Glycine riboswitch aptamer from an uncultured Actinomycetes bacterium, 88 nucleotides, folded computationally. The sequence was found by an Rfam model in a public genome assembly. Rfam family: Glycine riboswitch aptamer. Rfam describes the family as follows. This family represents the bacterial glycine riboswitch.

RNA sequence: GCAGCCCACCCGGGAGAGCGCCAGUCCGCUGGCCGCCGAAGGAGCAACCGCCCCGGAAUCUCUCAGGCACCCGCACCGGGUGGGUCAG
Numbered sequence: 001g002c003a004g005c006c007c008a009c010c011c012g013g014g015a016g017a018g019c020g021c022c023a024g025u026c027c028g029c030u031g032g033c034c035g036c037c038g039a040a041g042g043a044g045c046a047a048c049c050g051c052c053c054c055g056g057a058a059u060c061u062c063u064c065a066g067g068c069a070c071c072c073g074c075a076c077c078g079g080g081u082g083g084g085u086c087a088g
């Protein structure tokens, strides 16, 4: 110190599922009742991966949490900035 990798922030894209019923409402919401969704997070199996003793492990599964008009948020993808690490 560039590529690569990791982290943070910004921009763009970004799905799914009842605008459900009842009650209280300070009209923002809260609680209860079922019915659903999965892509915050979490958990489980394990495909797979590695330095293969042992580790890391999902977009799969579960729905504890979260969500179910629009908006917000959202894993993930692309770009930008900064920091860390740094093969060759």
Base pairs, nucleotide, nucleotide: 002088004085005084006083007082008081009080010079011078012077013076018034020033021032022031023030024029035068036067037066041064042062043061044060048056049055050054